[in-house]
Context: one part of a larger RNA
Molecule: small-subunit ribosomal RNA, 3' major domain
Organism: uncultured Chloroflexota bacterium
């Protein structure tokens, strides 16, 4: 000087408390451990691994296993020699890969060249190892308020001072004081979205038109005004006006550093290792196993509800190998059909669902719940057995609110409700986004957890 303390003081955070909804019990989905397996590829492992890499494992993907092949190779560049084809097409063997047989070039200055194959040599190739050799990127403390430097001063020196102190703030934010005076990286602001108004322009939007909507430019909020408190300070409390008030709300933005944190399987890269195999191709299987344990979700256990009928109201997206209207067929998934749309035009999509109105059920393992199983179908795809999604009929399991414990959330938030997108042939209870309905509670900081500043002890560095 730091780190540490079941030392102290002060302060902060959904940290506790006050509340609301959950998880932990059930069934199912997904991930992980374990076990099993020919293989169940690999990585991630307290917070900060476990719906994580994976924005989508039937083949492919795929890295794993079994079997069948290839060896200058599935891919790149160059050299020597040989061939004239190669590719394609056809025959045969085969699960395919592949092997084998047949057929079959172009340009030319006739030297050769293009292209391809064979052989040979350099080489290719490796998701093989090392994240404790690395780059890059990322997580985390933490959007916490800190981390430093120049000169000066003090100290033999490590170092201190500044950055401590008194106030104040979300903030090392600002004010005052002070052997310090300044400065840098952080904070804040500048950027984007949103809330109000003005103005200009407007298609495909607006029936006319101020309005709505879209785009541009501008205004507006600054403790500016008033009162009180405070050191006539910084600032705090209340009020007026205002769409908005003291950072208006949200996002992007992550200082010096910590964890030899994570990643050699995204990529790059040093070293090591394999080279008829640790490379590469194919078929099939596996990644989907199942006594069990954990994590994250979905659906419920019902009457604030279930079912039936009727009536409303969004936002944000996507669409040409695509979205697919009207109409017809089918109980339905879907099929036929073919209009429009490269989309503020047409379609997904009458877009919603919770909601509202009426009817029914009357507290029961039920008209709750929907697992499981049987049957019949539909769709995608070369192909749904292992192992896809959906529909209809039948079947109707556990489950009556969940122990110890534990999670999220302070407002358009939680909770509930549906919608879209990416990935994608197909497959979403996940993820990312979008709107609709819309709460309760916060006395307070004693305690738990994490953090900041000062101080103290110290046998640690």
């Nucleotide at each position: 000087u730091g780190a540490c303390g079941g030392g102290g003081a002060c302060c902060c955070g959904c940290a506790c408390a006050a509340g609301c909804a959950g998880c932990g019990g059930a069934g199912c989905g997904u991930g992980u451990g374990g076990u099993u397996u020919a293989a169940u590829u690999c990585g991630a492992u307290g917070c900060a691994a476990c719906g994580c890499g994976a924005a989508g494992a039937a083949c492919c993907u795929u890295a794993c296993c079994a079997g069948g092949g290839u060896u200058u190779g599935a891919c790149a560049u160059g050299g020597g020699c040989c061939a004239g084809a190669u590719c394609g097409c056809g025959g045969c063997g085969g699960a395919a890969a592949c092997g084998u047989c047949g057929u079959u070039c172009c340009c030319u200055u006739c030297g050769g060249g293009g292209c391809u194959g064979g052989u040979u040599c350099a080489c290719a190739g490796g998701u093989g190892c090392u994240g404790c050799a690395u780059g890059g990127c990322u997580g985390u403390c933490g959007u916490c308020a800190g981390c430093u430097c120049g000169u000066g001063u003090c100290g033999u020196g490590a170092g201190a001072u500044g950055u401590u102190g008194g106030g104040u703030u979300a903030a090392g934010u600002c004010c005052c004081g002070c052997a310090a005076c300044g400065a840098g990286c952080g904070c804040a602001a500048c950027c984007c979205c949103u809330g109000u108004c003005g103005u200009c322009g407007g298609u495909u939007g607006a029936a006319u038109a101020u309005a709505u909507c879209c785009g541009g430019c501008g205004a507006g909020a600054c403790u500016g005004c008033c009162a009180c408190g405070a050191u006539c300070a910084a600032c705090g409390u209340g009020g007026a006006g205002g769409a908005a008030g003291g950072c208006g709300g949200g996002g992007a933005u992550g200082a010096c550093g910590u964890c030899a944190a994570g990643u050699c399987a995204g990529c790059a890269c040093g070293g090591c290792c394999c080279u008829u195999a640790c490379a590469u191709c194919c078929u099939g299987g596996g990644c989907g196993a199942c006594a069990c344990a954990c994590a994250c979700g979905c659906u419920a256990c019902a009457a604030u509800g279930g079912c039936c009928g009727g009536u409303a109201c969004a936002g944000a997206g996507g669409g040409u190998c695509g979205c697919c209207a009207a109409c017809c067929c089918g109980c339905g998934a879907g099929g036929g059909g073919g209009a429009g749309c490269c989309a503020a035009u047409c379609c997904c999509a009458g877009c919603a669902a919770a909601a509202c109105c009426g009817g029914u059920c009357u507290c029961a393992g039920u008209u709750c719940a929907g697992a499981u199983u049987g049957g019949a179908g539909g769709c995608u795809g070369c192909a749904a057995c292992u192992c896809g999604c959906c529909u209809c009929c039948a079947u109707g399991a556990a489950g009556u609110u969940g122990g110890a414990g534990u999670u999220g959330c302070u407002a358009g938030u939680a909770a509930c409700c549906g919608u879209g997108a990416g990935u994608c042939a197909g497959c979403a209870c996940a993820u990312c986004a979008c709107g609709g309905u819309g709460a309760a509670u916060a006395c307070g900081u004693u305690c738990c957890c994490g953090g900041g500043u000062c101080u103290u002890g110290c046998a640690c560095a």